Annotation:
Model confidence (mean pLDDT): 87 of 100. A computed fold for a 349-nucleotide part of an RNA from an uncultured rumen bacterium, annotated as small-subunit ribosomal RNA, central domain.

[in-house]
Context: one part of a larger RNA
RNA sequence: CUGGGUGUAAAGGGCGCGUAGGCGGGAUUGCAAGUCAGAUGUGAAAUCUCCGGGCUCAACCCGGAAAUUGCAUUGGAAACUGUCUAGCUAGAGUGUCGGAGAGGUAAGUGGAAUUCCUAGUGUAGCGGUGAAAUGCGUAGAUAUUAGGAGGAACACCAGCGGCGAAGGCGGCUUACUGGACGAUAACUGACGUUGAGGCUCGAAAGCGUGGGGAGCAAACAGGAUUAGAUACCCUGGUAGUCCACGCCGUAAACGAUGAAUACUAGGUGUUGGCAAUCACAGAUUGUCGGUGCCGCAGCAAACGCAAUAAGUAUUCCACCUGGGGAGUACGUUCGCAAGAAUGAAACUC
Numbered sequence: 001c002u003g004g005g006u007g008u009a010a011a012g013g014g015c016g017c018g019u020a021g022g023c024g025g026g027a028u029u030g031c032a033a034g035u036c037a038g039a040u041g042u043g044a045a046a047u048c049u050c051c052g053g054g055c056u057c058a059a060c061c062c063g064g065a066a067a068u069u070g071c072a073u074u075g076g077a078a079a080c081u082g083u084c085u086a087g088c089u090a091g092a093g094u095g096u097c098g099g100a101g102a103g104g105u106a107a108g109u110g111g112a113a114u115u116c117c118u119a120g121u122g123u124a125g126c127g128g129u130g131a132a133a134u135g136c137g138u139a140g141a142u143a144u145u146a147g148g149a150g151g152a153a154c155a156c157c158a159g160c161g162g163c164g165a166a167g168g169c170g171g172c173u174u175a176c177u178g179g180a181c182g183a184u185a186a187c188u189g190a191c192g193u194u195g196a197g198g199c200u201c202g203a204a205a206g207c208g209u210g211g212g213g214a215g216c217a218a219a220c221a222g223g224a225u226u227a228g229a230u231a232c233c234c235u236g237g238u239a240g241u242c243c244a245c246g247c248c249g250u251a252a253a254c255g256a257u258g259a260a261u262a263c264u265a266g267g268u269g270u271u272g273g274c275a276a277u278c279a280c281a282g283a284u285u286g287u288c289g290g291u292g293c294c295g296c297a298g299c300a301a302a303c304g305c306a307a308u309a310a311g312u313a314u315u316c317c318a319c320c321u322g323g324g325g326a327g328u329a330c331g332u333u334c335g336c337a338a339g340a341a342u343g344a345a346a347c348u349c
Stems, first nucleotide, its partner, number of pairs: 003321004007303002012317001014201001016199002021194003025088001030083002033081002035077002038074005049065006091191001092188003095184004103177007110154001115149007125136002162169002206247006215241002220236004258316006266294013298305002322349003331342004
C1' cells in the first nucleotide's frame, strides 16, 4: 500500500454549522470531455513468448511471427457519466392553520428547610459513635415560641414521561427567542447529501478580575481506630460550590454503536398530533412523528442486535493495524497558568 475491520477484542471525531472536494431524483435537446468500436502513424534494436534453423546436445547464436496492453492524428456512435438548453414534482425548502414541550436568554416573585441574630419560656445537659472522645453548654446551650437577616436548592406532581445537535434542561409569572411535529397542498423547482481544512457550542474541576458566602466541603487542625493510619468514622474548617464578565476545551463527553437515504415477519406499552366510525364522557380502527420492552428472518466469535439494526444495499467523512516503551520525548500551534492538540524512535517481549 492493498485487504479486512471499528457495541464489548485495536479502532466512530464530544456535538453542530459549513468551505473545497466526493456522490446525487424524473424527463427533453444539442455538444462530444470521459466512454465505445474503426483507420493511419508511432511504440528502436536486443530481451520475453511461439515456430523454424546452426554449433554432436544444451547454454549460446541466427531467421520469421507475435507481443509491446501506450501515445498522437483522423473520420464516426450517443446508451451511460459530464456539460448546455427548455422543462417536471416524488427529494429539499417556503407559505397557511394547529396543538405539545424542565429548549434558550433576561427580569420579577413564592413557600418549606438549614444556619445565624434578637427577645420570651426553661434547666443541665447537648451532640456524636460500633463504643468513645475532641466540640458546644450555668457568660444559660440543646428543646420550644415569636420576630428578623442571608444564601443556595426547588419536596409532592415525576413517569425506562418531555425538550435539546451534543454538553445539558425541573418552584411560579412575564418579556424576547430557537427547533421539532401534525394538517393542508398554495409557492420555489433538485435548491440535496456528506464534509478534509475552518468556525461555533461544549459537564465537572481549574484559572483571572470584581461581588457573594446559608449549607456542603478538597487542603488543613483536632478526636478516635490501628502495629502504624499522612485513610475509612467523628468534631471543626479554607479554597471551591453561587453571580457577572473573560479564559480553559477536557470526561466511562457512552447507546463504549458517525451522518444521510431506501428496503426487510410480528406482538405489546407509552408520548405528541390528525382522520373516519360509533358517539355524553369516551371508545374502536387507521395514519404521521418520537420513545421503551419482547421477538422471526438475517447477522454475530459469542454475548447479543433485530424497522430507533449490530440485517440487506448505496454515498461521504473519521479512525484501527501485536503488547510495553507512550499518549511519553522532541518540534510546532494554542493557553495567564494548569495544561491541551499534534505525536515518534531506540530498546524490549